Order: sequence, then structure tokens, then C1' cells
RNA sequence: GAAGUCUGCCAGGCAGCCGCUGUGAGCGCAAGCUCAUGGAGGAAAGUCCGGGCCCCGCAGAGCAGGAUGCCGGCUAACGGCCGGGCGUUAUAAGUUGCGGCGAAAGCUACAACCCAAGGCGACGGAAAGUGCAACAGAAAGAUACCGCCGAUGGCCGCAAGGCACAGGCAAGGGUGAAAUGGCGAGGUAAGAGCUCACCGCGGACGUGGCAACACGGACGGCACGGCAAACCCCAUCCGGGGCAAGGCCAAAUAGGGAAGCGAUGGCGCUGCUCGCGCCGCUUCCGGGUAGGCUGCUAGAGCCCGCCGGUAACGGCGGGCCCAGAGGAAUGGCUGCCCACGACAGAACCCGGCUUAUCGGCGGACUUCCACC
Repeated sequence: GAAGUCUGCCAGGCAGCCGCUGUGAGCGCAAGCUCAUGGAGGAAAGUCCGGGCCCCGCAGAGCAGGAUGCCGGCUAACGGCCGGGCGUUAUAAGUUGCGGCGAAAGCUACAACCCAAGGCGACGGAAAGUGCAACAGAAAGAUACCGCCGAUGGCCGCAAGGCACAGGCAAGGGUGAAAUGGCGAGGUAAGAGCUCACCGCGGACGUGGCAACACGGACGGCACGGCAAACCCCAUCCGGGGCAAGGCCAAAUAGGGAAGCGAUGGCGCUGCUCGCGCCGCUUCCGGGUAGGCUGCUAGAGCCCGCCGGUAACGGCGGGCCCAGAGGAAUGGCUGCCCACGACAGAACCCGGCUUAUCGGCGGACUUCCACC
């Protein structure tokens, strides 16, 4: 420098004028006015996870139910993030083969192999049990359709040999997504981990690693095929509801409670006396409604620097205050410039994920080329 792959950041700018709204100060009896200052996002969205906060519930333990699920770390927590492992996948470059063009140097099509950085992975358990596997196929767990053999035994034959009866086998064919380790050699009647080499698998051992796991030599000799986004088993975590949560103040009207007042009036128990209750008036108290205040924005906060850590992240120091409404503000007009401006609009707050998005800037890694 070229190509590729990931990833971080920005989200039209400047000026003038007119508005809306929070806060502070001043003026005003008040309505309000003046000045200063703040006023959407990277997703404010979906509401899919996790937490703070609030109310309710709760002795403890268990069952049921739900979520998560390789390993280590981070965090308030997470289904998130960071780092690592394993599996899988793709293309460039490269290598090989075989062509084309060309005088040559070289360029190049196609195919195969090998496959960078990367992408993707509900990546615990299938030698606890149950279950499932369309179609095809004999069989989808312990099976034999075609097939091979028939050494041994049997039958026939004097014999050579024949039969394919008992039986042995699973090499080959065929079906399938998948067929009872693969491949080669030995071996055999034919075969077979029956034996051996290599590869795979297994449980131990050794080495490295915190671990997942990797590597190694020996052993075993296939016994144990697949599916857990089937039930299930194992481990870890999980009480419910949400700011219309919740807290405070508190009219009018109606009703409740208490005290007092009244010619001791009326009504009831009761015909009379006493007593009790209800009705009336005044004052006070308490609950609820309208309404108001609060919760409400100083926070797992933002910026800069240093330190620890591969990183996510953490610690320390300094600086900053950066929407807080409640029918709900954040807008409009004009001018200039450019790369001509996307998706979109807070409603308790925060960490993630996902989805939408015109453009622009930067960084890291890989491969190749050139130069030092």
C1' cells in the first nucleotide's frame, strides 16, 4: 500500500428573530413581568431478561412449578459482558491437476485439496429408567431379504464327489438421515477384534492447565449406535405485585364517634312513675372523596488523569450538575455553509438484549505485495 473480517464513535453546523417549559434572583396586592440558566436518544422503541426503590406476604425445611446449563472471570444482578476450550462452517490467499493467451517474462479459466482473521453453536447427562425414529427396509436393538459357507455332523455314493438337512456367517448386494467401530493385512469351510498395524472409542495413569480441555505411552478389544428444543436425571437460581407502587395534607355534602346545651319539647318501651333509646342545636375528633403536595431525578451518574488487570471491570485523585412535565414543554421562521441530513420523542430510575436507522470518522486483526 491492497483486499478481507470484526469493532468503537458521531448523528448536519453557525448566526439572528419569535415562542413553550423547569429552576434561581429581582419587582409586583395579584395576574404577571424582567434578567440569568437548563431543556430527548443511540436507540427515549419492543417491554424480552436482570436489579434498585415501594407496598403486601413470609419460623424453618420440603414438594410442585419456572428459568438457566462447556470452563474461568466481571457485576448490584442477569438469559448480559470479557477471556479461554471444544465442535462446526465459509471464502480469500496457497498447493496440485488440467487447459487457454503470449516470442518470452508472465497473465488467466475450471476442478480438487488445504482452508486466515472471522461466522455459527439451548455446547450438563444417552454404560439410571421410560419412550421415539415418517418413508424405505428382513431388521431402527439385538435382525437376516438377496447372499456366502456347509470344514464338523447327517443323507446319497465303491470312490471322486453330490445334496443344502442340522447348522455356521454377516464379507458382498439392497433400503435408509442413520445398519451394530473404519481401513488394510493375516486368518478361515465361509466369516468374524478371531489376530495384528494405523485411526476412532473407553476407563485409569503421567505431563501441562485454576478449570473446560489438550498431549503422551501402555492397557482394554467393541461389550456401550442416534434423539434430552421427548419424558426424565443432575446442578444452580427464583415469594407476589408494580410509580395508576407508595407517603403526606385535606374542602363541600352525606354518614360515624365523643362532650355539652335545651320550656325538660316530641316519639317509642308503657296505661302511670322512674329510667333508657331516638329526634334537635353547638363544639371537637377520626375515616374516605374532589383537590393539592410528595415519590421525581445527585445517580451502580458524567468527563479527565493515574494505577491494577490480556480484557470485561475495579481502585484512587481532580472537575462537573446534565429534562423532570402532569393534557403533558423541548418548537417555528429567515440567512449562510456542506458531505444535503436516516430511524425516531423522555413520563420512577439503572444494567443488558433485540429491533429501526441517510451518511461520516477512527481502531484492531488476517492474508498478500513493496521497501528498510
This is a predicted structure of a 372-nucleotide RNA (Bacterial RNase P class A) from a Betaproteobacteria bacterium. The source organism's lineage runs through Bacteria, Pseudomonadati, Pseudomonadota and Betaproteobacteria. It is recorded under the gene name rnpB. Its Rfam family is "Bacterial RNase P class A". Rfam classes the family as a ribozyme.